[in-house]
Context: one part of a larger RNA
Molecule: large-subunit ribosomal RNA, domain IV
Organism: Nitrospirota bacterium
RNA sequence: AGCUCACCAAGGAACUCGGCAAAAUAGCACCGUAACUUCGGGAGAAGGUGUGCCGGUGGACGCAGAGGGGCUUGCCCCCAAAGCGGAAGCCGGUCGCAGAGAAUUGGGGGAGGCGACUGUUUACUAAAAACACAGGACUCUGCUAACUCGUAAGAGGAAAUAUAGGGUCUGACGCCUGCCCGGUGCCGGAAGGUUAAGGGGAGAUGUUAGCUCCGCAAGGGGCGAAGCGUUGAUCCGAAGCCCCGGUAAACGGCGGCCGUAACUAUAACGGUCCUAAGGUAGCGAAAUACCUUGUCGGGUAAGUUCCGACCUGCAUGAAUGGCGUAACGACUUCCCCGCUGUCUCGGUGAGUAGCUCG
Repeated sequence: AGCUCACCAAGGAACUCGGCAAAAUAGCACCGUAACUUCGGGAGAAGGUGUGCCGGUGGACGCAGAGGGGCUUGCCCCCAAAGCGGAAGCCGGUCGCAGAGAAUUGGGGGAGGCGACUGUUUACUAAAAACACAGGACUCUGCUAACUCGUAAGAGGAAAUAUAGGGUCUGACGCCUGCCCGGUGCCGGAAGGUUAAGGGGAGAUGUUAGCUCCGCAAGGGGCGAAGCGUUGAUCCGAAGCCCCGGUAAACGGCGGCCGUAACUAUAACGGUCCUAAGGUAGCGAAAUACCUUGUCGGGUAAGUUCCGACCUGCAUGAAUGGCGUAACGACUUCCCCGCUGUCUCGGUGAGUAGCUCG
């Protein structure tokens, strides 16, 4: 030097990514408690005071049940004196540095982000702003339901029945949720175009009984019925696709250039091109902003973080929800009070491990 503890002058976060760790707070009673709020909460807010022991006083309440009363005569009900125990409160006294004397036992406050909340999760590096959630919406399903498992029988759904069940998205609550149906998907339509198997069978063709030609013959050439084969057009053939409509809390999408006002600047205004339509309300350097430590304000002596504004939104934006929001959070960011060996900066002590011997 290690590990686990105890203590420290002055300072008090100067430590550090960050108060990580430690310290501090702490019980009970009383006083007293802000913004905000969904009126429940926030609250143990915050911040204070008291706290031992002895004597006196005090009697809540409890145990007990003499005696009395009542009737429905019961192990009944009602009233209730002594006696015993005895809290709070009040008065006085007394000891110590210290009285919740040890141990157990909240640190607190001000703001922002995210998620409403209690819950759930990566068994063994992640507990979260992820998942779930009540609530919202769309959509499917009329019951042998849709849907799921199974080759099937069958089962779940459900011994349910649209106030039900399945799927998808969103995620309490409040205020809201704009425009686009051109593409993709889904729904509806059925006139036209296209179109499979199949139906049909015009026709073509193979084979050859036979006929015929050449040849003395062997053999060769041509035509060719029926049958049996092969092939096969026009034509008749659904859904689908094309087509016509609808639909965005379906997948998704939501412009550019130029000019213009009597300082300048800016542009309510105009022109033009493109589009299915050109981003509404909100919010905005944001868990989203590249440039960027944007600019201004606040906080500090000093602030790439933080808070409030601005809007030039590289690349916000409305259930892939937008913006707020009391309460809640082992979440995350910033600040303050208290407190401290985190630090300035180190020191001391104890136990243990270690070393030597046994």